[in-house]
């Protein structure tokens, strides 16, 4: 990197450093010098491992992940509408190649 599979409406900072962008892509709509992105620390969660349980229970030590807005909304199709359902795309974990 492509493939398979599970999940994606919950949760998480009044911190330090830095200093201009960021929210995948496109269109929107937003966040941002009252400090974005990033790094560190803190935190959340519980996919894998560990330990534990009668249990698919619990724990949070290890490996990831996450920490504005539903995956921020829409993107394709259906029902016939401020909506809902499914698909696609994307993200993350696990597995095999």
């Nucleotide at each position: 990197a492509g493939c398979u599979u599970a999940u994606c409406a919950a949760g998480a900072g009044u911190g330090a450093c830095u200093g201009a962008g960021g929210g995948a892509c496109a269109g929107g709509c937003c966040c941002u010098g009252u400090g974005a992105c990033g790094u560190c620390c803190g935190g959340c969660a519980a996919c894998c491992u560990g330990c534990u349980u009668u249990g698919u229970u619990g724990u949070a030590a290890g490996g990831u992940g996450c920490u504005a807005a539903a995956u921020c909304c829409u993107g394709c199709g259906g029902u016939a509408u401020c909506a809902c359902c499914g698909a696609g795309a994307g993200a993350u974990g696990a597995g095999a190649u």

This is a predicted structure of a 97-nucleotide RNA (SAM riboswitch aptamer (S box leader)). The sequence was found by an Rfam model in a public genome assembly. The model forms 94% of the base pairs in the Rfam consensus. Rfam family: SAM riboswitch aptamer (S box leader). Its family is annotated with regulation of gene expression in the Gene Ontology. The coordinates come from a structure-prediction model, not an experiment, and the mean pLDDT is 83.